[in-house]
Overview:
This is a predicted structure of an 83-nucleotide RNA (transfer RNA) from a Deltaproteobacteria bacterium. Its Rfam family is "tRNA". The family's RNA type in Rfam is transfer RNA. Model confidence (mean pLDDT): 82 of 100.
């Protein structure tokens, strides 16, 4: 340089244009259990809020659309193959 795949919450990871603040696992926090811990069970885990709900997010910047994590353009980064 050429071809292909990928970047999503603290980590890994799923994710048909609407039913997505986004499955699941891990981690963490709280509670239960226990003499203590581990294990196990339940709950929470973007922000605000008792709640109803509101707000802002999917590498970065634009665009399309009533509506974008998802489609398009450019850029950045990672992986594989070829040269």
């Nucleotide at each position: 340089g050429g071809a292909g795949g990928g970047g999503u919450a603290c980590u890994c990871a799923a994710g048909c244009g609407g039913c997505c603040a986004a499955a699941g696992a891990g981690g963490u926090c709280g509670c239960g259990c226990u003499g203590u811990a581990a294990a196990c069970g339940c709950g929470a885990u973007g922000c605000c809020g008792u709640a109803c709900g509101g707000c802002u997010u999917c590498g970065g910047a634009g665009g399309u659309u009533c509506g974008a994590a998802u489609c398009c353009u450019c850029c950045c980064c990672c992986c594989u193959c070829c040269a």